[in-house]
Context: one part of a larger RNA
RNA sequence: GGAUGAACGCUGGCGGCGUGGCUAAGGCAUGCAAGUCGAACGAAUCAGUCCCAUGAAUGGAUGAAAGAAGUUUUGAGUAGCAAUACAAGAGACAGAUGGAUUUCUGGAUUGGGUUUGCUGGUUAGUGGCGAACGAGGUAGUAAUACAUAGGAACUUCCCCCAGAGUCGUGAAUAAUCCGGAGAAAUCCGGACUAAUACACGAUGGUCUCUUCCGCCAAUUGGCGGAAGAGUAAAGUUUUAACGCUCUGGGAAAGGCCUGUGCGAUAUCAGCUAGUUGGUAGGGUAAUGGCCUACCAAGGCUAUGACGUCUAGGGGAGCUGAGAGGCUGACCCCCACCGAUGGAACUGAGACACGGUCCAUACACCUACGGGUGGCUGCAGUCAAGAACCUUCCACAAUGGACGAAAGUCUGAUGGAGCGACGCCGCGUGAUUGAUGAAGUCCCUUUGGGACGUAAAGAUCUUUUAUGAGGGAAGAAGUUUAUUGACGGUACCUCAUGAAUAAGAGGCUCCUAAUCUCGUGCCAGCAGGAGCGGUAAUACGAGAGCCUCGAGCGUUAUCC
Repeated sequence: GGAUGAACGCUGGCGGCGUGGCUAAGGCAUGCAAGUCGAACGAAUCAGUCCCAUGAAUGGAUGAAAGAAGUUUUGAGUAGCAAUACAAGAGACAGAUGGAUUUCUGGAUUGGGUUUGCUGGUUAGUGGCGAACGAGGUAGUAAUACAUAGGAACUUCCCCCAGAGUCGUGAAUAAUCCGGAGAAAUCCGGACUAAUACACGAUGGUCUCUUCCGCCAAUUGGCGGAAGAGUAAAGUUUUAACGCUCUGGGAAAGGCCUGUGCGAUAUCAGCUAGUUGGUAGGGUAAUGGCCUACCAAGGCUAUGACGUCUAGGGGAGCUGAGAGGCUGACCCCCACCGAUGGAACUGAGACACGGUCCAUACACCUACGGGUGGCUGCAGUCAAGAACCUUCCACAAUGGACGAAAGUCUGAUGGAGCGACGCCGCGUGAUUGAUGAAGUCCCUUUGGGACGUAAAGAUCUUUUAUGAGGGAAGAAGUUUAUUGACGGUACCUCAUGAAUAAGAGGCUCCUAAUCUCGUGCCAGCAGGAGCGGUAAUACGAGAGCCUCGAGCGUUAUCC
């Protein structure tokens, strides 16, 4: 000088991309992280269809009581000399309006039935596939690991290609119902039922096994032929599909073996009896002391066996001109682990993180008889620590599981939140402005000098900030239609107004940058040399200056 998963001190405006439990593989409350299929199956339940009853709104018919205005017959009475005029009130006719009641239409709503049939939805259970992937961690492991180069004695669910087939029959069982035990977890007995669950039979091949023959090869083998024995299947929806069984090939993945490489230590020098090899057998998908019986006495080691300590390995990362040295965070590949120790079951695949059983420790529930649990998944909590985040949103995209599909699930993933933890970018204004103003715990030779174009003032700009308007790509599906968590985000336009934004360390030499005051080998500084005992450029303070700058210093570690 460079670097870091950093921490600490002072300070802190914004954005993008990354990154964040290095310690106690210590203990964990709570929620979620693996389901899906009704187009495998019986059943339960809900709704509709169906039946019976109820009969609302609407529309039509009927038009009761009441009854304005009107017509008419009268008419107490008033005015007048009279003709006449006016007239309360009474009777009759007719009747706008008004809508009671009754009835038809209509079929809402509600109640009941539903034995049987049909349609649709939901699902506890049987069954299938998945759960062995994905996600996490590095405890163990110095070689059954990893890296690289090879090998022969093997397997493969799903996927692709090709060939052949898919016939018949049976017995159960869960669910359900009934009864019972238990605080619970859960369990027992009886009765009934289905299937792509289970079983038996048929058929069958270029499949498997055995025997024989021929050819090629010479380690078991390969090819061809003949004979014998054995082994398979399942249906569903409806009309062309999905399945099922056997066989051959492929793709991709996995198991096994070998060479080489890959820490420290001799204050570890000898280690080993299934040990080393052979024969036979068992076991495995397969080779092999992998295991067993018998036989032989071998095998490894100073080129470091055996033991002990440390450690996941690699791609890579940091540094360096390189050779090297150091490291193994994030991302990718491989291995191993899932409270600790052990074991098998199921399955194509596990000796299985969110499966089973046993033991142990710990924790929890309990009616004391007995039960339950495993965050080294995502968040979160306690502890220990110098130290490390939200109990967030969404399946819109990519991918995965299941499904014919619609779709469901997905703390994978996509995103948002927090942290200057890192890298990168931007800003905190620009131009002008000398009365070189005021001020100063600054310096001074007392004349002045320094802070200093700095400020004030003037003229601009608007990155950023705030407000308003517009507003994505990411979206693809077979055509149309629909579908965005992020997010009214990024981005664009306009408005306001210098408006919202600077510190940290240092100044004796190494090493860029100095003066004054205080202190007086005291207080203190310090990476090294060293400084301080009365004129300290080295301690403390102030002023000035230097370096870097949203950072700057210190500590730790590596080159």